Model confidence (mean pLDDT): 83 of 100. A computed fold for a 477-nucleotide part of an RNA from Gossypium rotundifolium, annotated as small-subunit ribosomal RNA, 5' domain.
[in-house]
Context: one part of a larger RNA
RNA sequence: GGAUGAACGCUAGCGACAUGCUUAACACAUGCAAGUUGGACGGGAAAUGGUGUUUCUAUUGGUGGACAAGUGAGUAAUCCAUAAGAACCUGCCCUUGUGAGCAGAACAAUAGUUGGAAACGGCUGUUAAUACCCCGUAGGCUGAGGAGAAAAAGGAGGAAUCCACCCAAAGAGGGGUUCGCAUCUAAUUAGCUAGUUGGUGAGGCAAUAGCUUACUAAGGUGAUGAUCAGUAGCUACUCUGAAAGGAUGAUCAGCCACACUGGGACUGAGACACUGCCCAGACUCCUACGGGAAGUAGCAGUGGGGACUUUUUUGCAAUGGGUGAACGCCUGAUGGAGAAAUACUGCAUGAAGGUAGAAGGCCCACGGGUUGUGAACUUCUUUUCUUAGAGAAGAAGCAAUGACAGUAUAUAGGGAACAAGCAUCAGCUAACUCUAUGCUAGUAGCUGCGAUAAUAUAGAGGAUGCAAGCGUUAUCC
Numbered sequence: 001g002g003a004u005g006a007a008c009g010c011u012a013g014c015g016a017c018a019u020g021c022u023u024a025a026c027a028c029a030u031g032c033a034a035g036u037u038g039g040a041c042g043g044g045a046a047a048u049g050g051u052g053u054u055u056c057u058a059u060u061g062g063u064g065g066a067c068a069a070g071u072g073a074g075u076a077a078u079c080c081a082u083a084a085g086a087a088c089c090u091g092c093c094c095u096u097g098u099g100a101g102c103a104g105a106a107c108a109a110u111a112g113u114u115g116g117a118a119a120c121g122g123c124u125g126u127u128a129a130u131a132c133c134c135c136g137u138a139g140g141c142u143g144a145g146g147a148g149a150a151a152a153a154g155g156a157g158g159a160a161u162c163c164a165c166c167c168a169a170a171g172a173g174g175g176g177u178u179c180g181c182a183u184c185u186a187a188u189u190a191g192c193u194a195g196u197u198g199g200u201g202a203g204g205c206a207a208u209a210g211c212u213u214a215c216u217a218a219g220g221u222g223a224u225g226a227u228c229a230g231u232a233g234c235u236a237c238u239c240u241g242a243a244a245g246g247a248u249g250a251u252c253a254g255c256c257a258c259a260c261u262g263g264g265a266c267u268g269a270g271a272c273a274c275u276g277c278c279c280a281g282a283c284u285c286c287u288a289c290g291g292g293a294a295g296u297a298g299c300a301g302u303g304g305g306g307a308c309u310u311u312u313u314u315g316c317a318a319u320g321g322g323u324g325a326a327c328g329c330c331u332g333a334u335g336g337a338g339a340a341a342u343a344c345u346g347c348a349u350g351a352a353g354g355u356a357g358a359a360g361g362c363c364c365a366c367g368g369g370u371u372g373u374g375a376a377c378u379u380c381u382u383u384u385c386u387u388a389g390a391g392a393a394g395a396a397g398c399a400a401u402g403a404c405a406g407u408a409u410a411u412a413g414g415g416a417a418c419a420a421g422c423a424u425c426a427g428c429u430a431a432c433u434c435u436a437u438g439c440u441a442g443u444a445g446c447u448g449c450g451a452u453a454a455u456a457u458a459g460a461g462g463a464u465g466c467a468a469g470c471g472u473u474a475u476c477c
Stems, first nucleotide, its partner, number of pairs: 001477004006473005013347003018342001019340001021305001026303003030300003035063003040060001043057006070258003082180001084178002088175003093171001095169003099165001101135001104132001111124005141148002154163003184230002191221003196218008233255003238247003260281005284293003311337001313336002319333001320331004350380004360371004385414004390409001394404001421466005426447003432461005442449002
């Protein structure tokens, strides 16, 4: 000198665009953040005088809750970055080719009864389906062959047709897995390893594999730093520097890991699953003491910690996601608004003229000098400000649909009107005098200053620098 997710002190007019718990992965009141489908199904309810029709719905079924959103605790390599590989899986999507035959038994809901304080249940009877299931069928699978096992569902419509279903093949996108190289500090950590290293048989997985197991051989790794210990999410980036480098890993983007702590599986195309399940633990809450409930590292918000970090706001109008045939519904993702000079950036706080060089202040050699064209005063302008009426784009090619928002913006009226501070002035370093103080009070980045003439303390006048900011502190180059 540059930089910051900064903080503190003094000060403060407006806009555009960004950013914001770096500390306790500490504990959390309250509300919301994942639903949808009646065009899969039986039942129930409401509206209409009835039929018909329309609407709503707990349960059964489907699909989605593995995405999006958060955090960085753990992890020094089962991560990440980059470059390759072979023994794999893949819902929705796209392309192609077949098929969907014939039968059946149940279980919820509802009804009855019953246990419990509650959470939540038990028993009996009844019923539907795109739920479950038998048989038959198969240019696909396994197998040398004989042979073996294994599918399907309907819905809407007057119809055309549309949507959905089963099998097989190919694709796209996604995921699992293997390997080369690279990846912080310490030797005051030198040896480490027993499923350990390899082989055979068996098991297991979507797949390879000591992944698991029985037998077997004694291997494997290490000064090119193993093992142990400490620290740490990684990267693209970001800051700095002429570069080489050094530092960093907030926002944004990719990957990984985690979801009160530890463990486990279930379902599923996909999880060992943030707002799913089971067990154990700590903490909090309810209880009729028998037993139960919860997890904000989602968005707001509260307490606590701390030098320090925002509203318990608005809308699904746009972009995107889930579901649905569709209208739609849901979406604290996201779009906006609010508060904060936290950063960067833009524009203001007036312009031209104006000497009796006014008054006042300060200095003085008492002549004057300076503040200073600065003010007053004259003439203009209206960015801002204020008042009034007008008023968007963002909407996606008939129309309709805008949270932001009566916002941005333009027009007209008014009047210089509402708008400057902070630090410094001994040298480094741009800028000097007076008064007070008298090794006191104080100052200070370094040298140092202050002992009665202090340009170094404090005040004043003046000056210099930057400016809606200025200075200090902390950290990096």